[in-house]
């Protein structure tokens, strides 16, 4: 330099033939318990790597760009 894959909540990841952004764990609050843990209920937490474009509508499609991983030279 070329090609492929990945980037979504604090962490691990779903969700893409375009239509409300989610789960588990973690955090916080409450219930339960003499207390803790476990269990149960609820809540908070997101510029979907970044910038543009297409579209009535983009996490998804197109272009550019950044980071990481793998392969080739």
């Nucleotide at each position: 330099g070329c090609g492929a894959g990945a980037g979504u909540a604090g962490c691990u990841c779903a969700g893409c033939u375009g239509g409300c952004a989610g789960a588990g764990c973690a955090u916080c609050u409450g219930c339960u318990u003499c207390c803790c843990a476990a269990g149960c209920a609820g809540a908070a937490g997101g510029u979907c790597g970044c910038g543009g474009g297409u579209u009535c509508g983009a996490a998804a499609c197109c272009c550019g760009u950044c980071u990481c991983u793998c392969g080739c030279u």

Transfer RNA from a Patescibacteria group bacterium, 73 nucleotides, folded computationally.
Rfam family: tRNA. Its family is annotated with triplet codon-amino acid adaptor activity in the Gene Ontology. Rfam classes the family as a transfer RNA.
The coordinates come from a structure-prediction model, not an experiment, and the mean pLDDT is 81.
It was read from a public genome assembly.